[in-house]
Context: one part of a larger RNA
C1' cells in the first nucleotide's frame, strides 16, 4: 500500500461555521453513462504457467497450447448507482401559541467585607509561628465608635441544578440580542449530512497604547529552619490580576470518547414543557435535558451499556517501536515571547 487500530496502551484537530469535493428519503415515467450477459477486432515476439521434444542429465534450446486479468466496438439486459421529467411528506425548514435559562453585550446600581484617611475612647503592647524573628506601636499602635476615599469580587439562594458550539458564564435593575424546548394546525417539498483547504471564536499567562490599582502577588528584599535552603514557613513588596482598543491563538483546550441517522432489556433520581384522572398534589403516559445502577452485546482488562466503549451506515481528522524530537532546516504567521508545518544521521 493492503491490513489494523485511536477512553486509559501510538492515535479525535480546542471549538464552529462553510468551499471544492464523497455520501443521500418515498413512489411512478423515460434514458442506458456506471453494471451485468453474448459477439467481433486488438493485445508484436520473447517471458511466465501447461503438455511435448533435443543436447549423456541440468542450466539452455525448439514446437505447441493456454495465458496476457487491458482496449476498442457491436447486439441485447434494466434490478441497483447515475441523469432528465413528474409526483410526495416522514428527513429538513418556515408559520402560531406557549415556557425555561449564571446564553452574549452595552448601561445604570445595592450590601457585607478587606486596605487606606479624618476625629473620637483608651494604653502597652500588637501581629505573627511548630517555636521565633524581621515588622508595626507612647510621635499613641492593636482594639472599638462615626464619618470618608477607592478598588475588587459578589456569601447565603446552589443542587452529578440550568444555559452555551467550545472555551466560558452567579448580586440587582433596564435596554439590545443569539440559540433551546413543548403544543398545534397549516405551509415549503429532500431544501439533509460531513467537510480538504478557508473563515471565524478561543481559559490562563504573556505582548502594546492609555487609565486603574483595595486585596491578592511572580520577580525581589528581609528574618526563620536547615549541613546548606536561590524552597517548604513568616514580614514587606513591584509587574501582574481590573477597564478600553489592539495583539498571541496556546492548555490534563479532558468525557483524555469527531460529527450525522437509524436500530437494540430494563429500573430508579433530578431539571423544562405537555396530556390524562382525580383526593389540588400526587398518579399514569409522552416529548427533551442531565446523572446512577444494571439485561444482552462489546471490551486485553477496567470498564461502557438507548447521552454506548452494543448493531449498522456516510464524510471529515489521526497512528504505525522507544530515543534523538514535536528538535533542526525550510516555509507561513507574530512587536516579541513564541506558534504552525514538519525531517535526518546515530543509537538501542
Nucleotide at each position: 500500500c493492503u491490513g489494523g487500530g485511536c477512553g486509559u496502551a501510538a492515535a479525535g484537530c480546542g471549538c464552529a461555521c462553510g468551499u471544492a469535493g464523497g455520501c443521500g428519503g418515498a413512489c411512478u415515467g423515460a434514458u442506458c453513462a456506471g453494471u451485468c450477459a453474448g459477439g467481433g477486432g486488438u493485445g508484436a515476439a520473447a517471458u511466465c504457467c501447461c503438455g511435448g521434444g533435443g543436447c549423456u542429465c541440468a542450466a539452455c534450446c525448439c514446437c505447441g497450447g493456454a495465458a496476457c486479468u487491458g482496449c476498442c466496438u457491436u447486439u441485447g439486459a434494466u434490478a441497483c448507482u447515475g441523469u432528465c421529467a413528474g409526483u410526495c411528506u416522514u428527513g429538513a425548514g418556515u408559520u402560531c401559541g406557549a415556557g425555561a435559562g449564571a446564553g452574549g453585550u452595552g448601561a445604570g446600581u445595592g450590601g457585607a467585607a478587606u486596605u487606606c484617611c479624618g476625629a473620637g475612647u483608651g494604653u502597652a503592647g500588637a501581629g505573627g509561628u511548630g517555636a521565633a524573628a524581621u515588622u508595626c506601636g507612647u510621635a499613641g499602635a492593636u482594639a472599638u465608635u462615626c464619618g470618608g476615599a477607592g478598588g475588587a469580587a459578589c456569601a447565603c439562594c446552589a443542587g452529578u441544578g440550568g444555559c452555551g458550539a467550545a472555551g466560558g458564564c452567579g448580586g440587582c435593575u433596564c435596554a439590545c440580542u443569539g440559540g433551546c424546548u413543548c403544543g398545534a394546525u397549516a405551509c415549503u417539498g429532500a431544501c439533509g449530512c460531513u467537510g480538504a483547504g478557508g473563515u471565524g471564536c478561543g481559559a490562563a499567562a504573556g505582548c502594546g497604547u492609555g487609565g486603574g490599582g483595595a486585596g491578592c502577588a511572580a520577580a525581589c528584599a528581609g528574618g526563620a529552619u536547615u549541613a546548606g535552603a536561590u524552597a517548604c514557613c513568616c514580614u514587606g513588596g513591584u509587574a501582574g490580576u481590573c477597564c478600553a482598543c489592539g495583539c498571541c491563538g496556546u492548555a490534563a483546550a479532558c468525557g483524555a470518547u469527531g460529527a450525522a441517522u437509524g436500530c437494540c432489556a430494563g429500573a430508579c433520581g433530578u431539571c423544562g414543557g405537555g396530556u390524562a384522572g382525580c383526593a389540588u398534589g400526587c398518579u399514569a403516559u409522552u416529548c427533551g435535558g442531565u446523572g446512577u445502577c444494571a439485561c444482552a452485546c462489546c471490551u486485553a482488562a477496567c470498564g461502557g451499556a438507548u447521552u454506548a466503549a452494543g448493531c449498522a451506515u456516510u464524510c471529515c481528522g489521526c497512528c504505525u517501536g522507544g530515543g534523538g524530537a514535536g528538535u533542526a532546516c525550510g516555509g507561513u504567521c507574530g512587536c516579541a515571547a513564541g506558534a504552525u508545518u514538519a525531517a535526518a544521521a546515530c543509537u538501542c